[in-house]
RNA sequence: AGGUACAUGGGUGAUGGAGCUCACCCCAACGGCCUUUGGCUGAUGGCUCCUGCCUUUCG
Repeated sequence: AGGUACAUGGGUGAUGGAGCUCACCCCAACGGCCUUUGGCUGAUGGCUCCUGCCUUUCG
C1' cells in the first nucleotide's frame, strides 16, 4: 500500500418531516409505470403520526 473477514458506523428504498420495523448498499444501494415528443398513480419499502396536494360532506 492492497485484498478478505469480523465488529462498529453511515447511507439507500420515484415528490417533505418523525417514530417503529423489513430489505439492500459500503461510493454503491437508489433514480415509478404506460399505448411515450404524450399520459397516469403516489408524499410510506411496510405501519402510524404530522405537513402539503386532490375529492366529497357539514358548520

Predicted 3D model of a 59-nucleotide RNA (Fluoride riboswitch aptamer (crcB RNA motif)) from a Bacillota bacterium. Its mean pLDDT, the model's own confidence on a scale to 100, is 83. NCBI's taxonomy places the organism under Bacteria, Bacillati, Bacillota.